[in-house]
Context: one part of a larger RNA
Molecule: small-subunit ribosomal RNA, 3' major domain
Organism: uncultured bacterium
RNA sequence: UGACGGGGACCCGCACAAGCGGUGGAGCAUGUGGUUUAAUUCGAAGCAACGCGAAGAACCUUACCAGCCCCCGACAUCCCGAUUAAGGAGAAUAGAGAUAUUUUCUGUCGGUUCGGCCGGAUCGGUGACAGAUGCUGCACGGCUGUCGUCAGCUCGUGUCGUGAGAUGUUGGGUUAAGUCCCGCAACGAGCGCAACCCCUAUCUUCAGUUGCCAUCAGGUUUGGCUGGGCACUCUGAAGGAACUGCCGGUGACAAGCCGGAGGAAGGUGGGGAGGACGUCAAGUCAUCAUGGCUCUUACGGGCUGGGGUACACACGUGCUACAAUGGUUGCCACAGAGGGCAGCGAGGCUGUGAGGGUGAGCUAAUCUUUUAAAAGCAAUCUCAGUUCGGAUUGCACUCUGCAACUCGAGUGCAUGAAGUCGGAAUCGCUAGUAAUCGCAGAUCAGCACGCUGCGGUGAAUACGUUCCCGGGUCUUGUACU
Numbered sequence: 001u002g003a004c005g006g007g008g009a010c011c012c013g014c015a016c017a018a019g020c021g022g023u024g025g026a027g028c029a030u031g032u033g034g035u036u037u038a039a040u041u042c043g044a045a046g047c048a049a050c051g052c053g054a055a056g057a058a059c060c061u062u063a064c065c066a067g068c069c070c071c072c073g074a075c076a077u078c079c080c081g082a083u084u085a086a087g088g089a090g091a092a093u094a095g096a097g098a099u100a101u102u103u104u105c106u107g108u109c110g111g112u113u114c115g116g117c118c119g120g121a122u123c124g125g126u127g128a129c130a131g132a133u134g135c136u137g138c139a140c141g142g143c144u145g146u147c148g149u150c151a152g153c154u155c156g157u158g159u160c161g162u163g164a165g166a167u168g169u170u171g172g173g174u175u176a177a178g179u180c181c182c183g184c185a186a187c188g189a190g191c192g193c194a195a196c197c198c199c200u201a202u203c204u205u206c207a208g209u210u211g212c213c214a215u216c217a218g219g220u221u222u223g224g225c226u227g228g229g230c231a232c233u234c235u236g237a238a239g240g241a242a243c244u245g246c247c248g249g250u251g252a253c254a255a256g257c258c259g260g261a262g263g264a265a266g267g268u269g270g271g272g273a274g275g276a277c278g279u280c281a282a283g284u285c286a287u288c289a290u291g292g293c294u295c296u297u298a299c300g301g302g303c304u305g306g307g308g309u310a311c312a313c314a315c316g317u318g319c320u321a322c323a324a325u326g327g328u329u330g331c332c333a334c335a336g337a338g339g340g341c342a343g344c345g346a347g348g349c350u351g352u353g354a355g356g357g358u359g360a361g362c363u364a365a366u367c368u369u370u371u372a373a374a375a376g377c378a379a380u381c382u383c384a385g386u387u388c389g390g391a392u393u394g395c396a397c398u399c400u401g402c403a404a405c406u407c408g409a410g411u412g413c414a415u416g417a418a419g420u421c422g423g424a425a426u427c428g429c430u431a432g433u434a435a436u437c438g439c440a441g442a443u444c445a446g447c448a449c450g451c452u453g454c455g456g457u458g459a460a461u462a463c464g465u466u467c468c469c470g471g472g473u474c475u476u477g478u479a480c481u
Base pairs, nucleotide, nucleotide: 002480003478004477005476007475008474009473010472011471012470013469015465016464019429020428021427022426023425026320027319028318029317030316031315032314033313034311035310042053043052064306065305066304067303068302069301070300073129077128078127079125080124081123082122083121084120087106088105089104090103091102092101093100094099109119110118111117131295132294134293135292136291141288142284143283144282145280147278152191153190154189155188156187157186158167159166160165171182172181173180197272198271199270200269202240203239204238205237206236207235208234211230212229213228216227217226218225243266246260247259248258249257250256322422326381327380328379329378330377331376338369339368340367343362344361347358349356350355388419393414394413395412396411397410398409399408435457436456437455438454439453440452441451
């Protein structure tokens, strides 16, 4: 100087407390451990691994296993020889296929000094080489997590100290903040904080179709439908607006704090992006890149089938429930944000249904996805393992796709398990939040209880900082650095 303390002082954070809802018990989904296996590919490991890499394992993916094949190789460059094309679409035979053999149709390059001379392409050969998701993240780059959006981390000059170092950065106030003010052997500066950026809340101007319909007219297909209009809504561009600016109180005549006015919004208005010096030899050699090491008829390459989907068990994360603030049936409203051409698919037809067949419109503010659901109204059930709950299983189907046996999703009928609110323990959340309700998208042929977004309904509580956890500043002790 740091680090540490079951030392002290001050301060902060859903850290506790005050509340609301969960997890831990059940069934199922999913990830992991373990076990099993020919293989159950690999990585991730307290917080910060475990619905994580994986925004989607039937084949492919795929790296694993078994079997069958290849050897200049699936891919790149160079050398030699041959051919003049290559390529595309098929067919036959053998085979699980890779592949091998035969064959049909189409096609049959450019330049040229007309010499296979030059270029290009294919085939064969030869090695130099290719290839490796093989090892090392403790050799590395890049990227990422974490402390933590915590308020810190430093430098120049000066001064002090023999020196390591100190000072500045400490002190008195204040702030979300090393934020600002005052003081001070310090004076300044940098990286961080804040602001500048984006979305959202309000207004104005401009613009007016695909959006809108107040006024006028038409029509009756009652729908902005048509003429018309751009007022309104909205869309999308440019601006305005919030700055403790104003008033009162308080404070040290400061910074600020408290209250008020006006205002759509008030003291950072709400949300996002943005992550200092560094820490964890944190994570990743399997995105990629890369040093070294290793394999080279195999640790490389191709294919078929299997596996990653196993199952005594243990844990994490979720979904659905255990019901009456509910279930069922009927009627009946109101979104936002997205997607769409090998696509979205209206309408009418058909099927109990998943769907099927037909097919208008739409490269989309135009058409479509698209009936949002909870809510509301009415009826019924009457506390029961039930008209709760839906696991499991049987039968019959639908769709995608060469192909649903291992191993997809969905539908109908039947079946109707556990479960009556969950021990110790433990998690999230402070407002349009929690809780609850649906909708969309990426991935994707098909497959979503996951993820990422979107809107609807919409709470309770915070006395306070003694305690638990994490962090910041000052100070103190130390046999540690």